[in-house]
Model confidence (mean pLDDT): 80 of 100.
Transfer RNA from Candidatus Blochmanniella floridana, 73 nucleotides, folded computationally.
RNA sequence: GCCGAUAUAGCUUAAUUGGUAGAGCAAUGCAUUCGUAAUGCAAAGGUUGUAGGUUCGAAUCCUAUUGUCGGCA
Numbered sequence: 001g002c003c004g005a006u007a008u009a010g011c012u013u014a015a016u017u018g019g020u021a022g023a024g025c026a027a028u029g030c031a032u033u034c035g036u037a038a039u040g041c042a043a044a045g046g047u048u049g050u051a052g053g054u055u056c057g058a059a060u061c062c063u064a065u066u067g068u069c070g071g072c073a
Stems, first nucleotide, its partner, number of pairs: 001072007010025004019056001028042004049065005
């Protein structure tokens, strides 16, 4: 230099191929306990790496760009 994969909640990840972004763990609150742990319940936490474009509507399609990983030279 060329090609491919990947980026979503604090962490690990899902989203049926365009139609309201979910789950587990962690943290928080409540219950339980003499107290802690464990357990149960609840609520919260996301501009889907960044910037544009297409569309009534984009995590998803297109373009550019950044990081990480792999392959070729």
Annotation:
Lineage of the source: Bacteria > Pseudomonadati > Gammaproteobacteria > ant, tsetse, mealybug, aphid, etc. endosymbionts > Candidatus Blochmanniella. It matches the Rfam family "tRNA". By type it is a transfer RNA. RNAcentral holds the sequence, with entries from ENA and GtRNAdb.